[in-house]
Context: one part of a larger RNA
Order: sequence, then C1' cells, then structure tokens
RNA sequence: CUGGGCUCUUAAAGGGUGCGUAGGCGGCGCGGUAAGUUGGGUGUGAAAUCCCUCGGCUCAACCGAGGAAUUGCGCCCAAAACUGCCGUGCUCGAGGGAGGCAGAGGUAAGCGGAACUGAUGGUGGAGCGGUGAAAUGCGUUGAUAUCAUCAGGAACACCAGUGGCGAAGGCGGCUCACUGGGUCUCUUCUGACGGCUGAGCACGAAAGCUAGGGUAGCGAACGGGAUUAGAUACCCCGGUAGUCCUAGCUGUAAACGAUGAGCACUGGGCGGGAGGGGCCUCCACAGACUUCGGAUCGUAGCGAAAGUGUUAAGUGCUCCGCCUGGGGAGUAUGGUCGCAAGGCUGAAACUC
Repeated sequence: CUGGGCUCUUAAAGGGUGCGUAGGCGGCGCGGUAAGUUGGGUGUGAAAUCCCUCGGCUCAACCGAGGAAUUGCGCCCAAAACUGCCGUGCUCGAGGGAGGCAGAGGUAAGCGGAACUGAUGGUGGAGCGGUGAAAUGCGUUGAUAUCAUCAGGAACACCAGUGGCGAAGGCGGCUCACUGGGUCUCUUCUGACGGCUGAGCACGAAAGCUAGGGUAGCGAACGGGAUUAGAUACCCCGGUAGUCCUAGCUGUAAACGAUGAGCACUGGGCGGGAGGGGCCUCCACAGACUUCGGAUCGUAGCGAAAGUGUUAAGUGCUCCGCCUGGGGAGUAUGGUCGCAAGGCUGAAACUC
C1' cells in the first nucleotide's frame, strides 16, 4: 500500500464531548454547457527486452525477420445518461415566524429548616465512648445525658421514580433575576440555504498545583490503641493537607451503552414521561389515533456465543477516528504543552 476489520470477551481497535474554516460526500424538475465520462479517428508512445509466427547456426542457448503489445499522453469529431458547472423553478430536507408545554439544563444573588460541632448558662453527679472482645481517648477543673441561648461551616432527609434535563463531564431545599436547548400545534415565510468530519477553538468528574480566604463534619499523610508470627493494613481513638469559596492552571478516568456522527428502510407486545387534535349525540373520564424522548420483553435478521433486536449489534449510503500477535511499552528518544505533577505524540533492540 492493498485487503480485512473495530459493542464486550475470545480478539487488536470508537477520539471524553461539542462548535466549526478548507477538503470530501449531497433533495425533486426543466433548459444549457461539455470539465470529468463514453465512442470513433489521428499523432506519438526510440531500439533492445517480454509474447506470437517464421527463419539461421546439426539441437539448444544465441541470433535474424515480421507481427502483437507498449493498458499512456496530445489533438480532432461525436454523444449527453450520470458527476461537475451555468441559468431557472419546486417543497418533502433544513431553517425562520406565531402560539403553547415539560424539565435537578446553566450563571448569579438572597432566604430556610433538620442534623452536627463549638461556646455560655441551667439541671444532674460518675461514668462516657468504642469493639468480636478490648485498649488508647474524654470525664469530679463536673464529662456522657438533658434544656435554653448564641456562633459556624458543609450538605440538602421525605418528595424521589429502570422519573426528568444536558453534547459530554454532569445537574436535586426554596425564591427571584438573567440565560441555553428540547418538544408540540398552526402550515404563515425562506427555498437545498443542508448533513458528517475536520487544522483550530471551547467545555471537560475526581485528584493535583498557584495566590488569597474559609474550615462544622469527614479525612490521604502522620501519631497512638488493638489484631497478628509480623500488620508499614483491615477495626478503634486522634488528626494535617484536602474536601468548601474566589481567580487561574492541569486536561486525565472502567470520561462506559466498554456500542462515533448523520440519513433512510425493516413484524409486534407491555408499562412509564412530555404534548396534540379530533371521534364516541353535549360535558368529563376512559378508550382508540398521532408526534417526541426514555425503559422492558421479544419476530425476522445478525452474532462464535452471551446477546442484540425501529434507541440494532438488522439492511444500505456518506464522512471521520482507530486496529494489524503477546511481552518489551504507553517505556526510551525527539518535539510540543504545563509552575510542577505530568499530558499529547511515540519507537527499536531483544524475547516468546
């Protein structure tokens, strides 16, 4: 490079996520053009070589002649289905508009109660706490318990639900402000404007880093008590960073559905979420219908099987990312980013 693949395991492989320039791919008609495309002609494609047919050395190797081939390129003529380009039109893709709806979507401010810890005061008077059992620990300078008041920080029980929202990370007390997205109905407007990926940019749990604050509880490290042969642990008593806030950095995760995104098509059942119109003589409920999103069971199919199965891992198309035996190794080296920790990119020898 070609080929074959990528849900997981066998068995390597989906980028953590989004936005998005160039590029690649692109709805339904009509007219034109002729760049791609197709056909024909012509020029060229040196010779030798290769291939075919003859011929010359007694054969062969070798040599000679003719042909074919040289799959390419240029020019001319023609065709107009497809791709491209130009013009014009359409509405089903997409977007806009109007009117609704649901939601822990985001940011910021304010407020609330329970619990906890501490402080002060009252009651009370010997234990409390902890465990498998204990001990360290706390307590007559009055603990634990109980009541009142005050202070502080962090998290929001019940509601809560294979419930909801978000691109992912993620989001849960209440209120207000600002704000993103989704969905339904109308079919009013634009008229292919669109879709995917993508240098790049942005977001990105936890831990960690820098500066400043804060610190109730919890709690790496650390100290002590136990256990044990030992116990650098599991259990217990303490406890610093941290966990919290502000500003910045880091950029990684089993960042998982271990399943890239988009579009189209392909039997159903069942329950739950958000809407909608209209039918059942009126109204309401229920039922049936319909759109979107989220579960579950399963048909065909797929799959090595487990399984998956209209939210596909089925059937197709487009674009991107990625894989190529195990170890060495996500190591070394170089580059680049970072304050650092380290991240990204990423081998080989050797060995089985």
The part of an RNA shown here (small-subunit ribosomal RNA, central domain) has 352 nucleotides and comes from an uncultured prokaryote. Its Rfam family is "Bacterial small subunit ribosomal RNA". The coordinates come from a structure-prediction model, not an experiment, and the mean pLDDT is 81. The RNAcentral record of the full RNA draws on ENA.